[in-house]
Context: one part of a larger RNA
Molecule: small-subunit ribosomal RNA, central domain
Organism: metagenome
RNA sequence: UUUGGUCUAAAGCGUCCGUAGCAGGUUUAGCAAAUCUCUUGUGAAAUUGUUGGGCUUAACUUAACAACGUGCAGGAGACACUACUAAACUUGAGACUGGGAGGGGUUAGAGGUAUUUCUGGGGGAGCGGUAAAAUGCUAUAAUCCCAGAAGGACCACCUAUGGCGAAGGCAUCUAACCAGAACAGUUCUGACUGUGAGGGACGAAGGCCAGGGGAGCAAACCGGAUUAGAUACCCGAGUAGUCCUGGCAGUAAACUCUGCGAGCUAGGUGUUGCAUAAUCCACGGGAUUAUGCAGUGUCGUAGCGAAGGCGUUAAGCUCGCCACCUGGGAAGUACGGUCGCAAGACUGAAACUU
Numbered sequence: 001u002u003u004g005g006u007c008u009a010a011a012g013c014g015u016c017c018g019u020a021g022c023a024g025g026u027u028u029a030g031c032a033a034a035u036c037u038c039u040u041g042u043g044a045a046a047u048u049g050u051u052g053g054g055c056u057u058a059a060c061u062u063a064a065c066a067a068c069g070u071g072c073a074g075g076a077g078a079c080a081c082u083a084c085u086a087a088a089c090u091u092g093a094g095a096c097u098g099g100g101a102g103g104g105g106u107u108a109g110a111g112g113u114a115u116u117u118c119u120g121g122g123g124g125a126g127c128g129g130u131a132a133a134a135u136g137c138u139a140u141a142a143u144c145c146c147a148g149a150a151g152g153a154c155c156a157c158c159u160a161u162g163g164c165g166a167a168g169g170c171a172u173c174u175a176a177c178c179a180g181a182a183c184a185g186u187u188c189u190g191a192c193u194g195u196g197a198g199g200g201a202c203g204a205a206g207g208c209c210a211g212g213g214g215a216g217c218a219a220a221c222c223g224g225a226u227u228a229g230a231u232a233c234c235c236g237a238g239u240a241g242u243c244c245u246g247g248c249a250g251u252a253a254a255c256u257c258u259g260c261g262a263g264c265u266a267g268g269u270g271u272u273g274c275a276u277a278a279u280c281c282a283c284g285g286g287a288u289u290a291u292g293c294a295g296u297g298u299c300g301u302a303g304c305g306a307a308g309g310c311g312u313u314a315a316g317c318u319c320g321c322c323a324c325c326u327g328g329g330a331a332g333u334a335c336g337g338u339c340g341c342a343a344g345a346c347u348g349a350a351a352c353u354u
Base pairs, nucleotide, nucleotide: 004325005324006323007308008307012322014202015201016200017199021195022194023193025089026088027087028086029085030084033082035078036077037076038075039074040073041072042071048066049065050064051063052062053061054060092192093189094188095187096185097184098183104178105177106176107175108174109173110172111155112154116150117149118148119147120146121145122144126137127136163170164169207248208247209246210245211244212243216242217241222236223235224234259321260320261319262318263317264316267299268298269297270296271295272294273293274292275291276290277289278288279287280286303310304309327354328353329352336347337346338345339344
């Protein structure tokens, strides 16, 4: 290597960008590096085979020939594939133009209901909370009703197997700026591509540093219950934190537990966006139906799978590249290294045991 795997058994990096490397569309010509053919030299001896010779025979030994030595070097040729050089192509990729879709991002401004607190007025004994209670609040007037103010956080309904984003994630409205994708085109470039070891960027919540902010909620802590106990579940309080600005951190069941890209392989039925056509129309960025492309669901054929199931959004049939796995525990531990303010992160064993 023939010939393993990674949804759930061990195993897809959290995600993307990208260096080296690896892989790479169609056509023609050249070259002959690679490849292939022929040939020359060399490729020690022993060993092996055949035929003879020598020890009485054999083992053994010896001569010739053959084989082995699958390599290296020189020469001559072949040119399909690969590489290289030159020229060209448009299907891959990219650009451009056009009208649409979107909680995509950043910044600024504006708004809304509710909670809380405060002020004023009304009112006058309970309120609150629970399975039941109690702690708690209340005659210094609570709860409740009305009006006003302050402040912080959030953004109901619409809301949807809906949308957007590489992932994390993103939802009141308005504006500015930035970015991406889809669709359409009788436009342009002409392989410019795919993947990606190292590397870089982004990366929920919680945590850390500095400065603000602090309504509600709420780790820790303190009470009240429950209980044999109750370091809990329930109740009353309540600090970090949650929010903002600037840094650090770099992990999650970061999950579709399914890496990225490409081609091929039945369909049915929803839904979102764009385009085209027909019909309807209150002529409006209107509606319906059909078709195409792109997304997102569901059912399902072939096929696959140990099964559950997957099934054009593959876990089917193939190709390219990367990452990862090799019994359980010890252990994501120890040691060392790198990073970090720390917490810790990344890398990552063994003895021993079974």